RNA sequence: GGAGUACAAGAUCCAGCCGCCGGCGCUAUGCGCGGGAGGAAAGUCCGGGCUCCACAGGGCAGGAUGCAGGAUAAAAUCCUGCGAGUGCGAACUUAGGGAAAGUGCCACAGAAAAAUACCGCCCGCGUAAGCGGGUAAGGGUGAAAAGGUGGGGUAAGAGCCCACCGGCCGAAAGGGUGACCUUCGGGCCAGGCAAACCCCAUCCGGAGCAAGGUCGAAUAGGGGAGGACGAGGCUGCCCGCUGACUCCCGGGUACGACCGCUAGAGUCCGUCUGUAAGGACGGAAUUAGAUAAAUGGCUGGAGAGGACUUAGUCUUUUACAGGACCCGGCUUAUUGAGUGCUCCCAUC
RNA sequence: GGUCCCAUCGACCAGUGGUCCAGGUCGUAGCCCUCUCAAGGCUAAAACGCGGGUUCGAACCCCGCUGGGACCGCCA
Numbered sequence: 001g002g003a004g005u006a007c008a009a010g011a012u013c014c015a016g017c018c019g020c021c022g023g024c025g026c027u028a029u030g031c032g033c034g035g036g037a038g039g040a041a042a043g044u045c046c047g048g049g050c051u052c053c054a055c056a057g058g059g060c061a062g063g064a065u066g067c068a069g070g071a072u073a074a075a076a077u078c079c080u081g082c083g084a085g086u087g088c089g090a091a092c093u094u095a096g097g098g099a100a101a102g103u104g105c106c107a108c109a110g111a112a113a114a115a116u117a118c119c120g121c122c123c124g125c126g127u128a129a130g131c132g133g134g135u136a137a138g139g140g141u142g143a144a145a146a147g148g149u150g151g152g153g154u155a156a157g158a159g160c161c162c163a164c165c166g167g168c169c170g171a172a173a174g175g176g177u178g179a180c181c182u183u184c185g186g187g188c189c190a191g192g193c194a195a196a197c198c199c200c201a202u203c204c205g206g207a208g209c210a211a212g213g214u215c216g217a218a219u220a221g222g223g224g225a226g227g228a229c230g231a232g233g234c235u236g237c238c239c240g241c242u243g244a245c246u247c248c249c250g251g252g253u254a255c256g257a258c259c260g261c262u263a264g265a266g267u268c269c270g271u272c273u274g275u276a277a278g279g280a281c282g283g284a285a286u287u288a289g290a291u292a293a294a295u296g297g298c299u300g301g302a303g304a305g306g307a308c309u310u311a312g313u314c315u316u317u318u319a320c321a322g323g324a325c326c327c328g329g330c331u332u333a334u335u336g337a338g339u340g341c342u343c344c345c346a347u348c
Numbered sequence: 349g350g351u352c353c354c355a356u357c358g359a360c361c362a363g364u365g366g367u368c369c370a371g372g373u374c375g376u377a378g379c380c381c382u383c384u385c386a387a388g389g390c391u392a393a394a395a396c397g398c399g400g401g402u403u404c405g406a407a408c409c410c411c412g413c414u415g416g417g418a419c420c421g422c423c424a
Base pairs, nucleotide, nucleotide: 001344002343003342004341005340006339007338010335012302013301014300015299016298017297018296020036021035023033024032025031026030038320042331043330045329046328047327048326049325050208051207052206053205057239058238059237060236062204063203064202065201066200067081068080069079070078071077082096083094084093085092086091097199098198102197103196104193105192106191118139119138120135121134122133123132124131125130147165148164149163150162151161152160166189167188168186169185170184172183173182174181175180212259213258214257215256222249223248224247225246226245232242233241251423252422267284268283269282270281271280272279273278303317304316305315306314307313308312349420350419351418352417353416354415355414358374359373360372361371376392377391378390379389380388397413398412399411400410401409
């Protein structure tokens, strides 16, 4: 100097003037004092707080999770590890239980896809073509063909035997809370797919602030169907429980007012503790709460970025984009700098 | 704002618990037939919304993104 990789944050601040919105107060139609969007507010993918139904009662169906140990209100999130894979490396990915409970699939090619003999090699017969027997080391087909490499042995070969490696098995020894790791023993070598159906273990009522509640308004109890032989009620079904209206057509009102609606499992600072995610203690500050929908413009300064002629000058202040009950995460969109680490090149 | 559903030739639909050229009707183009048109017959072109993953192989299974659609007051 170049190329990568990981991490945590930021995306303005102060003052003045004008304009907009809301809260509180008052001498009340005006004035005063404070305040006024995001790291993703987005997608609506997860988990909750809260509200209602409700006996959250049982069962079936259904759904979710899936290595180990922790964190958390909980979680498919996060932290620390283990195994496997990718990368020269820093690092990254992981949907990571079970194929020996059962069922199913592996097309085409190939001799054969759960168990073989097409070519080849060896032996015997035969003038030859060919026939019989042995073989699975070599070749071909394929994503995958009776574990791999080397040696011995054999008629030719083969875990047939040996060495090393891989897989599997072992209440064999040691280490670790554990997932697992190291060593040892055993020729045991019985494919792959469970984001195939399934089995195992653990967990799960439902719906959602447009939930739910209070008030107001007007009209037609007008019509039909069902209902104590049980309407309706809790994702679906069954049992059980409860028990009087339910559904459809039509009509009226309103796109009404108020609550829910914002002080939080919250934010910031400090100390202690833990490898970390986090936890404990103490202190400080406080506010969008809208409802056809508000935060914009100008000036000056500071901060940050860039360029250059470097105690200076000039210039820019961007991109993605804007709440609607609240919070913890994930994913996606996008902007400029910082820090650590890895690899390559050149120079000293 | 919340909850659910969908995406396959130009159009309307099949296909979906995986592999051998992704199919039918209408439309378009060409040919045959006919005096000509229509009708009929034959042929051709034309697509799995996008990206990633699982698998030997994905329209189909899984994850994310993009686009489109439906529903959500009171009285009696």